[in-house]
RNA sequence: GCCCGCGUCGUCCAGUGGGAGGACCGCAGACUUUCGAUCUGCCGACCGGGGUUCGAUUCCCCGCGCGGGCA
Numbered sequence: 001g002c003c004c005g006c007g008u009c010g011u012c013c014a015g016u017g018g019g020a021g022g023a024c025c026g027c028a029g030a031c032u033u034u035c036g037a038u039c040u041g042c043c044g045a046c047c048g049g050g051g052u053u054c055g056a057u058u059c060c061c062c063g064c065g066c067g068g069g070c071a
Stems, first nucleotide, its partner, number of pairs: 001070007010024004018054001026042005047063005
């Protein structure tokens, strides 16, 4: 330099056009003599910009970052 893939709660991972979800962590409560375990609830995110569309996490383009391959 060229090609391919990926980017979503603090972390890991779903989500192929209309409701953004799960697990762990954290917080609160229940239980317990206390702790732990368990149960219930809560908090919390779509990398940036532009385009298409009635509507974009999703499709397209340009960037940025990460990973891989070739040279």
This is a predicted structure of a 71-nucleotide RNA (transfer RNA) from a Polyangia bacterium. RNAcentral holds the sequence, with entries from ENA. The prediction has a mean pLDDT of 83. It matches the Rfam family "tRNA". It is annotated as a transfer RNA.